[in-house]
Context: one part of a larger RNA
RNA sequence: GGAUGAACACUGGCGGUAUGCUGAACACAUGCAAGUCGGACGGGGAGUGGUGUUUCCAUUAGCGGACGGGUGCGUAACGGGUAAGAACAUGCCCUUGGGAGGUGAUCAAUAGUUGGAAACGGCUGCUAAUACCCCGUAAGAUGAGGAGCAAAAGGAGGAAUCCGGCUGAGGAGGGGCUUGCGUUUGAUUAGCUAGUUGGUGAGGCAAUAGCUUACCAAGGCCACGAUCAGUAGUUGGUCCGAGAGGAUGAUCAGCCACACUGGGACUGAGACACGGCCCAGACUCUUAAGGGAGGCAGCAGUGAGGAAUUUUCCGCCAUGGGCGAAAGCCUAACGGAGCAAUACCGCAUGGAGGUAGAAGGCCCAAGGGUUGUAAACUUCUUUUCCCGGAGAAGAAGCAAUGACGGUAUCUAGGGAAUAAGCAUCGGCUAACUCUAUGCCAGCAGCCGCGGUAAGACAGAGGAUGCAAGCGUUAUCC
Numbered sequence: 001g002g003a004u005g006a007a008c009a010c011u012g013g014c015g016g017u018a019u020g021c022u023g024a025a026c027a028c029a030u031g032c033a034a035g036u037c038g039g040a041c042g043g044g045g046a047g048u049g050g051u052g053u054u055u056c057c058a059u060u061a062g063c064g065g066a067c068g069g070g071u072g073c074g075u076a077a078c079g080g081g082u083a084a085g086a087a088c089a090u091g092c093c094c095u096u097g098g099g100a101g102g103u104g105a106u107c108a109a110u111a112g113u114u115g116g117a118a119a120c121g122g123c124u125g126c127u128a129a130u131a132c133c134c135c136g137u138a139a140g141a142u143g144a145g146g147a148g149c150a151a152a153a154g155g156a157g158g159a160a161u162c163c164g165g166c167u168g169a170g171g172a173g174g175g176g177c178u179u180g181c182g183u184u185u186g187a188u189u190a191g192c193u194a195g196u197u198g199g200u201g202a203g204g205c206a207a208u209a210g211c212u213u214a215c216c217a218a219g220g221c222c223a224c225g226a227u228c229a230g231u232a233g234u235u236g237g238u239c240c241g242a243g244a245g246g247a248u249g250a251u252c253a254g255c256c257a258c259a260c261u262g263g264g265a266c267u268g269a270g271a272c273a274c275g276g277c278c279c280a281g282a283c284u285c286u287u288a289a290g291g292g293a294g295g296c297a298g299c300a301g302u303g304a305g306g307a308a309u310u311u312u313c314c315g316c317c318a319u320g321g322g323c324g325a326a327a328g329c330c331u332a333a334c335g336g337a338g339c340a341a342u343a344c345c346g347c348a349u350g351g352a353g354g355u356a357g358a359a360g361g362c363c364c365a366a367g368g369g370u371u372g373u374a375a376a377c378u379u380c381u382u383u384u385c386c387c388g389g390a391g392a393a394g395a396a397g398c399a400a401u402g403a404c405g406g407u408a409u410c411u412a413g414g415g416a417a418u419a420a421g422c423a424u425c426g427g428c429u430a431a432c433u434c435u436a437u438g439c440c441a442g443c444a445g446c447c448g449c450g451g452u453a454a455g456a457c458a459g460a461g462g463a464u465g466c467a468a469g470c471g472u473u474a475u476c477c
Stems, first nucleotide, its partner, number of pairs: 001477004006473003010469001013347006019340002021305001026303003030300003035063002040060001043057004070258003079183001081181005088175001090173001093171006101135002104132001111124005140149001154163003184230003191221003196218008233255004237248004260281005283294004311337001313336003319333001320331004350380004360371004385414002388411003394404001421466005426447003432461004442449002
C1' cells in the first nucleotide's frame, strides 16, 4: 500500500447492487417449512321437495416425503481434484417390439361392543378396488437333450379417442464400484499388520472384492516416511503479488459428510432416511404414578455465549419442484419488502457576482497580517426535499391473471430551502503559531517528547488529508 462476512470511538442526507452468528454441531417457547390424487376404491356427510347434478371428508390404494432447504461435527480418506476403467443396477422420461386369458380369498373405513387419565388400542360382523393371491400361456436364460421356471388393471368419454397397467431390447440423465497421479504438520512418533497378504471351496451383493466364513500358504506396508499423534470438509474460486508464489475456502456453483448422542434395520427404483420406524443413553415436558410425548445444523423468533451479525413480514406474480387428465392444491425453494454506512458504486449538502477586504476571533515588531469572496448583500437554479397529477415493463402473442406497488419513471407548484464530519500538523509524513503546564499531567507505530521560552502533553486560532464517512484495533499478502 491492498484486502475483510469485520468490531469499536466520534459523526451521519439520499439512491442502486450485494452481504449479514466467523465463537456454543449450546438449549429451544410459538407459528409455519410436504403434500397431492374422488378420472383407482368402498363408504360417510353437506345441499336439493325428489331424480339428476354439485361439493367436502377420514380410511384402503397410488405417486411424492432419497428432491428442494440447513450445517461443517466427523473425515488425511478413492473424501475431494484430475485422468482412465469394467464386473453393475436405474422410478419418472424417450425410441422400438410383444402380451393384457380365467378365477379366488381376506382386511380397513363405516356399524356394534369394549379397555385406557392420555397416547393409543382390543373383540364381533359386512364390503370394494389400479390393494393381495392362484391357474393357464412365452420371449429369454441354464442345458447335449429332456424337463422345469413369469407378469398384468383398469379409468374417463355418447363415440372417436385419451390416460394408465405387464414384459423384452435400446437410449438419455442420474447413481454404485475399481485404478494411475497429485492432495497438511510432526522422526522429541521407526517399525506396523492376524482377516492381516494371497489361494481354494462355500456364502453374500445390483455388481467386483477377505465383503463374510472354513481350510491352506506366510505373506503385505515402510526412510520415496509405514504406524502413531496433531490439525482440517474439499474443489471451482477469493485476497495479495509484475510474476514465481504466499494466504484463504463467507456469499455463488460442484462433490462429500452429518441431522439430540450411539447402534440397527424396514419400506422402496433409490435411504440405512433432517421435519419415518425400532433399541439404548442424556436432557426437557406431561401423568389419574400404571404410562406417555419431544428433537430448529429448515424459515422467522427466544435464551445463553460473545467485540459482533437482521423481521415471530408479504406472495405463489415470475422461475423451479411434488401430486393431478385437468381445474387446481402445496411449496419459509424462490420472488419480494423490512432492519444494519457492513461493503462497493453513484449523487447531494448549492451556482454566479460580491471589499467598506465589515464585525468578531487569533497573531503582532501596534504599522499591520490572517480567518477571507469566506459571510452579509444581489441574482440564478431545484439534483435532492415537501405537496399535487399521470403511472409502467416484468404476463408466458384470444382475453383474464402482479406479491413487489400506486413502487420505478414522467410531470405541475413551492422554497437555498432538509443535509459535514473525522483524523492529523517533531522526523518518517502533507500541514505552525499562541496560551497554560513544568520529568507533573500526559503523548507514543518507531526514533523519542515533558525538569519555566514544549512546532511532540492540554486548549485555542490557523493549516493539511480523506470525506458520508473518518480514525483505531484484529487478521492476511
Source information:
Small-subunit ribosomal RNA, 5' domain from Erodium maritimum, 477 nucleotides, folded computationally. Rfam family: Bacterial small subunit ribosomal RNA. RNAcentral holds the full RNA, with entries from SILVA.